[in-house]
Molecule: small-subunit ribosomal RNA
Organism: uncultured organism
RNA sequence: UGAACGCUAGCGGGAGGCUUAACACAUGCAAGUCGAGGGGUAAGGUCAAGCUUGCUUGACACACGACCGGCGCACGGGUGAGUAACACGUAUGCAACCUGCCCUGUACAGGAGGAUAGCUUCCGGAAACGGAAAUUAAUACUCCAUGAUGUAUUAUAUAUGCAUGUAUAUAAUAUUAAAGUUCCGGCGGUACAGGAUGGGCAUGCGUCCCAUUAGCUAGUUGGUGAGGUAACGGCUCACCAAGGCAACGAUGGGUAUGGGGUCUAAAAGGAUGGUCCCACACACUGGCACUGAGACACGGGCCAGACUCCUACGGGAGGCAGCAGUGAGGAAUAUUGGUCAAUGGAGGCAACUCUGAACCAGCCAUCCCGCGUGCAGGAUGACAGUCCUAGUGAUUGUAAACUGCUUUUGUUUGCCAAGAACCGCUCCGACGUGUCGGGGCCUGACGGUAGCAAACGAAUAAGCAUCGGCUAACUCCGUGCCAGCAGCCGCGGUAAUACGGAGGAUGCAAGCGUUAUCCGGAUUUAUUAGGUUUAAAGGGUGUGUAGGCGGACUGUUAAGUCAGUGGUGAAAGUCUGUAGCUCAACUAUAGAAUUGCCAUUGAUACUGAUAGUCUUGAGUGCGGUUGAGGUAUGCGGAAUGUGUAAUGUAGCGGUGAAAUGCAUAGAUAUUACACAGAACACCGAUUGCGAAGGCAGCAUACUAAGCCGUUACUGACGCUGAUGCACGAAAGCGUGGGGAGCGAACAGGAUUAGAUACCCUGGUAGUCCACGCUGUAAACGAUGAUCACUCGCUGUUGGCAAUACAUAGUCAGCGGCUGAGCGAAAGCAUUAAGUGAUCCACCUGGGGAAUACGUCGGCAACGAUGAAACUCAAAGGAAUUGACGGGGGCCCGCACAAGCGGUGGAACAUGUGGUUUAAUUCGAUGAUACGCGAGGAACCUUACCUGGGCUUAAAUGUAUAGUGCAUUCAUGAGAAAUCGUGAUUUCCUUCGGGACUCUUUACAAGGUGCUGCAUGGUUGUCGUCAGCUCGUGCCGUGAGGUGUCGGGUUAAGUCCCAUAACGAGCGCAACCCCUAUUGCCAGUUGCCAGCAUGUAAUGAUGGGGACUCUGGUGAGACUGCCGGUGUAAACCGUGAGGAAGGUGGGGAUGACGUCAAAUCAGCACGGCCCUUAUGUCCAGGGCUACACACGUGUUACAAUGGCCGGUACAGAGGGCAGCCACCUGGCAACAGGGCGCUAAUCCUAAAAGCCGGUCUCAGUUCGGAUCGGAGUCUGCAACUCGACUUCGUGAAGCUGGAAUCGCUAGUAAUCGCGGAUCAGCAUGCCGCGGUGAAUACGUUCCCGGGCCUUGUACACACCGCCCGUCACACCAUGAGAGUUGGUUGUACCCGAAGUGCCGGGCUACCCGUAAGGGGG
Repeated sequence: UGAACGCUAGCGGGAGGCUUAACACAUGCAAGUCGAGGGGUAAGGUCAAGCUUGCUUGACACACGACCGGCGCACGGGUGAGUAACACGUAUGCAACCUGCCCUGUACAGGAGGAUAGCUUCCGGAAACGGAAAUUAAUACUCCAUGAUGUAUUAUAUAUGCAUGUAUAUAAUAUUAAAGUUCCGGCGGUACAGGAUGGGCAUGCGUCCCAUUAGCUAGUUGGUGAGGUAACGGCUCACCAAGGCAACGAUGGGUAUGGGGUCUAAAAGGAUGGUCCCACACACUGGCACUGAGACACGGGCCAGACUCCUACGGGAGGCAGCAGUGAGGAAUAUUGGUCAAUGGAGGCAACUCUGAACCAGCCAUCCCGCGUGCAGGAUGACAGUCCUAGUGAUUGUAAACUGCUUUUGUUUGCCAAGAACCGCUCCGACGUGUCGGGGCCUGACGGUAGCAAACGAAUAAGCAUCGGCUAACUCCGUGCCAGCAGCCGCGGUAAUACGGAGGAUGCAAGCGUUAUCCGGAUUUAUUAGGUUUAAAGGGUGUGUAGGCGGACUGUUAAGUCAGUGGUGAAAGUCUGUAGCUCAACUAUAGAAUUGCCAUUGAUACUGAUAGUCUUGAGUGCGGUUGAGGUAUGCGGAAUGUGUAAUGUAGCGGUGAAAUGCAUAGAUAUUACACAGAACACCGAUUGCGAAGGCAGCAUACUAAGCCGUUACUGACGCUGAUGCACGAAAGCGUGGGGAGCGAACAGGAUUAGAUACCCUGGUAGUCCACGCUGUAAACGAUGAUCACUCGCUGUUGGCAAUACAUAGUCAGCGGCUGAGCGAAAGCAUUAAGUGAUCCACCUGGGGAAUACGUCGGCAACGAUGAAACUCAAAGGAAUUGACGGGGGCCCGCACAAGCGGUGGAACAUGUGGUUUAAUUCGAUGAUACGCGAGGAACCUUACCUGGGCUUAAAUGUAUAGUGCAUUCAUGAGAAAUCGUGAUUUCCUUCGGGACUCUUUACAAGGUGCUGCAUGGUUGUCGUCAGCUCGUGCCGUGAGGUGUCGGGUUAAGUCCCAUAACGAGCGCAACCCCUAUUGCCAGUUGCCAGCAUGUAAUGAUGGGGACUCUGGUGAGACUGCCGGUGUAAACCGUGAGGAAGGUGGGGAUGACGUCAAAUCAGCACGGCCCUUAUGUCCAGGGCUACACACGUGUUACAAUGGCCGGUACAGAGGGCAGCCACCUGGCAACAGGGCGCUAAUCCUAAAAGCCGGUCUCAGUUCGGAUCGGAGUCUGCAACUCGACUUCGUGAAGCUGGAAUCGCUAGUAAUCGCGGAUCAGCAUGCCGCGGUGAAUACGUUCCCGGGCCUUGUACACACCGCCCGUCACACCAUGAGAGUUGGUUGUACCCGAAGUGCCGGGCUACCCGUAAGGGGG
């Protein structure tokens, strides 16, 4: 908002109500009235009569159908189809017009006539209706008379107008009227003039979109004449002329009634035109006229068409866009109501009649306004609900209950309006017999309505939407990217304030939400009031037409402009005041406003017009000067290529490397000569010239331009510039030349996965010239032209001029830097992107789209102009922080390099994948999983599988009650768990009881089930890398920067210097531990120098603290000192001193953070899941499988070695269910005895090494796998599945491909020892010591990292982003041989009604003697 839909709904007042199908309509009503015009009497009434008592007849100044006649029907009511137009609005004009009824004035109304409806009779037809005959009236019709002050024409005079003309006066000519009725007052009639009202016509201005509509027009434009009209006019016709309109948008197409107003907006505007008012148009569609004052007529006519209906098939009837109503269409819009009481209209003398106009009522929350659904008190802050941190909690909430009060509304009852004034009747009065005024009576659809009074009683009355942000309002449950929400952003993938429900809250409230539409916000079309370097946007450049704008002075004018006045701008509406309904909405009244248009008077600054003058803008002259400016012609040398000749010999050429190619038929190279075409090295430069494109050897000719100087001349001649015209790189096209080099296409060779490319060898068009076309470029300064103004520094080109030079000035250019100012910033900054002025061009989200269609240009290629559907929520600019780069700079790290030793090959061990299986439990998976969780799976562990059992069962705690039946042993079944049978009945005691076990009850089960992407904790990694931040200040609109950058230096953001920064924090370093030296203290279980005892021997003993050692506490190392370099920090030194020297070595220590990294199976924990099982018990099996693949290791392949014999030296640990000396047995594992030790006391042991011997290069005296036999040990138990010993067997393997790992010094390598776990089991892990190297030139490269810088379309951050084809499906659009419907233009054919004309027929009236004519 004229709304619709969803949910809901107590009342009243005032408004509004088919926006769609101007689609079709059943039925009723919507325009009649007058008997005081007429002939009359169908119906009704009254009276009378007759009688057959319900019929007939008569009369009526009761009344009246149909008919003649008058007036009305052109108003009122409806609708918005058409119309882009003088249709509307506004302002004028008509000297070019009409106007019934109404008002005023003047004058008049004499006479005559013939018809025709009706009625009656007859005929036709189904009907509608028609025809014939006879007869009749009028305020119907006709004729004559009268008459001018009328009208028309002409002439004259006067006056007047912009003109045609007009007005007045006079004269002449021509010409036309009438109706009755009456109560005698009138009413009506005729003519003329005037008024009023209503209309007609003309004109200025205003009035939508499309230029992908640019030309339109023959009655067209004008003239003369005629016709026509109420009237002007090409309105129509004849003739003549050739005009008229149009970029200020004609013509064409689309859309649309216009205005007052309405909505919105600060205004300017934008949108709109429903209700009400004004105007217009229309009345089923198209056409036409008649009647009339008025119509080309909504409820009149004729014709044509479509449709519907009736029909006897011959023919007829109809028009709701009047009020109701029906169907249809649609998201959607009401009663087939009452009354003429009021207002208004028609007719009438009037009463009165008619009136779907109007006034009322009905329906609808459609809108606006108002009222109510109670008010006050009331805390135990009730119950229930909801939430929860679970409590004496929070919330619903003073809410309820309860108490008191009120009664609008409601229900019932009663009273009861205003709107009423007329008319009529009656009475009175004035004037003087019908007008006016007054009193009384009569008249209400709404309606027993509004209102008033009484009674009753909180009684009858609340919903809707929302609650993530915008936006006021929050929690729980359900769901689990499902279902769904959504205006935008976006929610939902197991803890959703966003979905659904609930509780609560918020907003509005008889409504609340949604949808649609308009304006606003949107300065997002910008007149007010925007932009165009890079975001969209400056035309490629010039010239110039129209247009726009324009220097100084003076005069005139008054168009613009400004002021006053007058007219108009309808009413309603808006605004203000006042008033009436209880208020308000609503209504009334008064005012203001109506910003506009017209007229008139004045002002003259500015603009315009006009006249004159000026010189500064502009131009010309004169004198100089500059340049790759242009055109034409001629000349030149270098280079290249080719040809000829010569020298000369095997290659040349080319590339990252090659090959194709050229070359013994002599190339390349070199020399000489000749020819050809093209381009002009050096000079050469942020140089110069040109409008731009562009222009470069030299010379000549022609020609254009700029600048400087001068101030002689003209006197605003200027600026810009749509359309137009000209120029316009390269490529391309046409014709004809030319063709050296280069070189699209093409060919070959390479490269490559491919290589239609990059590279190479060739090579056509082309490149060059002449003439013509094309007309585009990142045609760029991505910056239109012109003018004026606005700080500086510096370089350079051309002139002028001063000075002795150095230097400094001025004009015009070309550059760099930097202020103010501007700018989103980057940046621009007198060559502006600053400040102003004028003109032009262009832009309005991205894609679609440099497109399509149409048009224009072009030989073509193509160019110019230039959309839409559809689709997205962005696209874009500048800057910031990161990340990234096969970008740059600097630096570091066993990162590379230099070395040593490994892995990858073998066998075995171990882990993983895979496969297998009843099960091979689970987890870890690039670096950062894979001898990892597991620091030790035969049972157990164990979580897995098979089978058999149990269902409150384990442990713990508390409380209650009770018990000693618990337990143990034997035996049977069984795989065991378990079940059955039999036997047995605890300990302590102070005798009170207690301890323990069991039973019963109550409370808490359990889960190695899922989610590490819900989590805590812990851990890995980048990385022991040097980084990560903060406060204040400063800079920036901001993100952010600065500090933290720069120069040095360091292992280090370590330190120093510099510095808009100054400081600080977490990291680095240091503080801690071990180790290397040493002082002091202490001295057992350790030690033994000296003293003593003792032994075969041993610190074995007394003793000692010296030493070693042990373990406390100190010292020491700090670039402290010296020399050098350096401002300093610091660095360098074979320096000194020192046990140790520049962090001495090692460890612990891991910043902000990254990887949704790992772990729910270590533990804890939210949520979910299982509950006679996913819990729990038992036995057996499995985790130990084995075509295979990978990781980590062990042992080897041997002589720097193996074997045998002898011999030496550790550290750190462990030990009572233990370590075990020593003795005996056994080849040995080990067994039997057995001392010591709860440990510096006892036990436990080195190996490589060293000294001898042997083996002699082989699958071996290497290597030891595998297998067989026999044993030992642990353990309920070694089959699946332990370790060890011994005898025998003696596999692969002779140093390992591509590739790859560790390590920079007591390190790598090598050697053994110990420990944890553990009954037993170690090649693994964690520690310990012994022996003990090589190499580092260096930072180019690989990997990782740090800092600075640069590019970026990345930000999940390069494992990023992203492009195109193809396949399938769908959406929208274009084209398409055609086909179909509608609309429109033009030409032609047939042609209704109707008007006009012509001809014919008839004829009541008139003229005429008649013929005949006029009229019809």